[in-house]
Context: one part of a larger RNA
RNA sequence: CUUGCAUCAGGACAAAAAGACCCCAUGAAGCUUUACUGUAGCUUAAUAUUGAGAAAAGAUAUUUAACUGUCGAGUGUAGGAGGGAGGGCUUUGCCCGUCAAUGGAACACCUCUCUUUGAAUAUUUUGACCCUAACCCUUACAAAGGGGACAGUGUUUGGUGGGCAGUUUUACUGGGGCGGUAACCUCCAAAAGUGUAACGGAGGUGCACAAAGGUACCCUUAUUCCGUAAAGAAAUCGGAACUAAAAGUGCAAAGGCGUUAAGGGUGCUUGACUGUGAGACAAACAGGUCAAACAGAGACGAAAGUCGGUCUUAGUGAUCUCCGAUUCCGACGUGGUUGUCGGAACGGACUUAACGGAUAAAAGCUACUCUGGGGAUAACAGGCUAGUCACACCCGAGCGUCCACAGCGACGGUGUGGUUCGGCACCUCGAUGUCGGCUCAUCGCAUCCUGGAGCUGUAGAAGGUUCCAAGGGUCGGGCUGUUCGCCCGUUAAAGCGGUACGCGAGCUGGGUUCAGAACGUCGUGAGACAGUUCGGUCUCUAUCCGAUGCAAG
Numbered sequence: 001c002u003u004g005c006a007u008c009a010g011g012a013c014a015a016a017a018a019g020a021c022c023c024c025a026u027g028a029a030g031c032u033u034u035a036c037u038g039u040a041g042c043u044u045a046a047u048a049u050u051g052a053g054a055a056a057a058g059a060u061a062u063u064u065a066a067c068u069g070u071c072g073a074g075u076g077u078a079g080g081a082g083g084g085a086g087g088g089c090u091u092u093g094c095c096c097g098u099c100a101a102u103g104g105a106a107c108a109c110c111u112c113u114c115u116u117u118g119a120a121u122a123u124u125u126u127g128a129c130c131c132u133a134a135c136c137c138u139u140a141c142a143a144a145g146g147g148g149a150c151a152g153u154g155u156u157u158g159g160u161g162g163g164c165a166g167u168u169u170u171a172c173u174g175g176g177g178c179g180g181u182a183a184c185c186u187c188c189a190a191a192a193g194u195g196u197a198a199c200g201g202a203g204g205u206g207c208a209c210a211a212a213g214g215u216a217c218c219c220u221u222a223u224u225c226c227g228u229a230a231a232g233a234a235a236u237c238g239g240a241a242c243u244a245a246a247a248g249u250g251c252a253a254a255g256g257c258g259u260u261a262a263g264g265g266u267g268c269u270u271g272a273c274u275g276u277g278a279g280a281c282a283a284a285c286a287g288g289u290c291a292a293a294c295a296g297a298g299a300c301g302a303a304a305g306u307c308g309g310u311c312u313u314a315g316u317g318a319u320c321u322c323c324g325a326u327u328c329c330g331a332c333g334u335g336g337u338u339g340u341c342g343g344a345a346c347g348g349a350c351u352u353a354a355c356g357g358a359u360a361a362a363a364g365c366u367a368c369u370c371u372g373g374g375g376a377u378a379a380c381a382g383g384c385u386a387g388u389c390a391c392a393c394c395c396g397a398g399c400g401u402c403c404a405c406a407g408c409g410a411c412g413g414u415g416u417g418g419u420u421c422g423g424c425a426c427c428u429c430g431a432u433g434u435c436g437g438c439u440c441a442u443c444g445c446a447u448c449c450u451g452g453a454g455c456u457g458u459a460g461a462a463g464g465u466u467c468c469a470a471g472g473g474u475c476g477g478g479c480u481g482u483u484c485g486c487c488c489g490u491u492a493a494a495g496c497g498g499u500a501c502g503c504g505a506g507c508u509g510g511g512u513u514c515a516g517a518a519c520g521u522c523g524u525g526a527g528a529c530a531g532u533u534c535g536g537u538c539u540c541u542a543u544c545c546g547a548u549g550c551a552a553g
Base pairs, nucleotide, nucleotide: 001553002552003551004550005549006548007547008546010545011544012543015539022374023373024372025371027370028369029366030365031364032363035167036166037165038164039163041160042159043158045156046155047154048153049152051131053129056126057125058124059123060122061121062120063119064118065117066116069114076107079113080112081111082110083109086096087095088094089093135147136146137145170182171181172180179199183205184204185203186202187201188200206355207250208310209309213269214268215267216266217265218264219263222243223241224240225239226238227237248257249256251315253313254312255311273296274295275294276293279290280289281288285356298307299306300305321349322348323347324346326345327344328343329342330341331340332339381428382426383424384423385422387421389417390416391415392414393413394412398408399407435510436508437507438506440502441499442498443497444496445495448473449472450471451468452467453466454465455464456463475489476488477487478486479485516534517533518532519531520529521528522527
C1' cells in the first nucleotide's frame, strides 16, 4: 500500500417528514365582539279561529227640545237670512208689533239655519264587568267541575337577538408588525430640450373675491441718512443715495411683473356673456391645457381698441343611481293651453381622501390550528461590508520637580483584524436542530505562567513597559439554566480568541420555543406580553469517505 474483520461516529450541507417558526395567498377553518348583513328564539300590535249581555265615558250621523246667544246706545240678553202690516187672546177690552227713537243691523207673527246645552236612536272606540257555547285544563272514552272569548295556534308587523349563520377586516414597506404614506401644487435631486426613482431633501392645497372681475384715466415702492410745530424708536411733510427690486402681488414655492407695470388708486360698469371653433401643446386611454377667427347681444373708451373672470402654476372625483321650479324632443290627452308619462341636454347630491372610485352596507383573535407556496422574505449559522467593536500606528498640546516620548498622552489622522452590536438579504424554508453543561479535542498569537532580551523616573528585592518566543502548562468550590459575573480558598499561572458563537446519526435537556394551568398587566372579548411561574415523548441496526485496532498478502 491492498484486501478482510472488529470498532468509532467527523463528513457525505447524511436519512426521515413538499418547515410546525417567518412572510405571502383579494387560501381555509375554529373562536370573539358595541365589525357588516341576516336569522332561530323572545316580545309588541293588527287580524282569523271569535260568540252572547248590561252599563259607563268619548266620537260621528240623524231626530227632537230649549232656563241656548249680554261692548255701547236702544224700555232690553238684537245669533244670521227671507217673508211681513198686522198678529194673538179670556173680545164694549187687553197685550205685542207697525210708526217714532236708538243702532252697523229692529223687534209682533211665519219659515229656514248657525252656536251652545239636554234627550233618544244607530254605528263605532276605550278601559273595566259579566255570561257560556267555540277553545284549553281535569277525568274513564263519562258526568260534573275549573278557566274562557283570554290563552293557544296561523298570517302580517315594529323591537330585541354572536343563541346561530354567511362574510369582510386594503396596499406600499430594505422581512412583517408598530409608525408613516396613498389625490393635487411648487422647488431641489434631474446629469443646461421633454421626461426620470427611493420610507431622498424642503414646503403647501381640498379655498377666496360682486370686487380682489371688465374697461378708461392717473400714480410709484422698500430701506437708510439729513431736515421739520405738538410728534417720541415709529404718524405726516421736504430732500438725498446713482443702494436698485429689497416693497407689493388674497394664500406655499418657483417663475414673473416697475412707464404698456401683472403693484397702488378713481370713474363707469358686468365679457365671471350665448352659439361655435381653424390650429396646436401634452398625452397609453380616460382626462387636461392654449387658442386666432365667425355670428349674436353688450361693457368701457373721443378713438384705435380691450373684455369669453382673477400675474401664472394647487383649491379636486369617472360610471351607475337619485333629485330638479331650467331647456328641448316624443307619446297620451284637449277645440287649444294647462296637464300626465318617457327620453336627451344642463344643473345638483360622493374626505367614493385607499382620491382611475370592487358593495348602498363590514372589525378582531388563533400557542387548538390547517392547506398551497417562498430562501422572491425574517429568526440560527455561513458569505459580503466594517459604521460599531478589538488591536496597532502617525502627530505631539499637555502631565511627569526639571525633561513631550521611564510611564502617560488631549484634539485630530492612518490602518490591521473579522471574536461584539449592526447593515445587506447572496446558498439553504420538498428542514443547514437552537443557549448552556459533559466528553473529546485541534489551531492562531494580539503570551496568563515558565524561557531569552532592551529601556526604566532599574540601588537590592519586587515591579513597569517594550521586543523575541506557541515547547509544555494554564485549579477546586458557593450562587445562578446560565455563557458572563460576584464571592471563598489555592496556584508558577488560574491567557484571549478561531474551529457552523468546535462537538445532540456522541450524551444531557436546566434555559429558550407547541399543546395544560396560574399570577401581574393590557384588551369589551376571543386572547396577548424579549413579564413571571409549575409541567411537558431528543428517532435499537452505518452504504460511502474518514478514523482506530487486528489479521493476511
Large-subunit ribosomal RNA, domain V from a Patescibacteria group bacterium, 553 nucleotides, folded computationally. Rfam family: Bacterial large subunit ribosomal RNA. Gene Ontology terms of the family: structural constituent of ribosome and ribosome. NCBI's taxonomy places the organism under Bacteria, Bacteria candidate phyla. Model confidence (mean pLDDT): 81 of 100.